[in-house]
RNA sequence: GGGGUCAUGGCGAAACAGGCAGACGCACAAGACUUAAAAUUUUGGGGUGAGAAAUCACCGUGUGGGUUCGAUUCCCACUGACCCCA
Repeated sequence: GGGGUCAUGGCGAAACAGGCAGACGCACAAGACUUAAAAUUUUGGGGUGAGAAAUCACCGUGUGGGUUCGAUUCCCACUGACCCCA
C1' cells in the first nucleotide's frame, strides 16, 4: 500500500432476503427467606424529561452523511480492533 471480518444498554450476547431494538444470561437495586449474611427466590433492571405512582414523551445499534414511508440491517466516507496479501 491492497483486501476481508467486526463495532448493539455497565458486561456478555441475540435480532439482518429493510417493518415493535435490546430477546436471553450476568452485574446491579428492592422485597421474601435468615439472628445477620451467603445461597435460593420474586419483581425491576439503556438514557433523559414530566409525574406521588401507574404511566407517558423524546433520544439511543462506533462517528458523520445518503437511499427509503420506514435502516441494527442497504450505500458512501471516517475512526478503532483483529486477520490475510504485498
About this RNA:
This is a predicted structure of an 86-nucleotide RNA (transfer RNA) from a Chloroflexota bacterium. The same sequence occurs in records of 2 taxa. The organism belongs to Chloroflexota, within Bacteria. It matches the Rfam family "tRNA". Gene Ontology term of the family: triplet codon-amino acid adaptor activity. The family's RNA type in Rfam is transfer RNA. Model confidence (mean pLDDT): 80 of 100.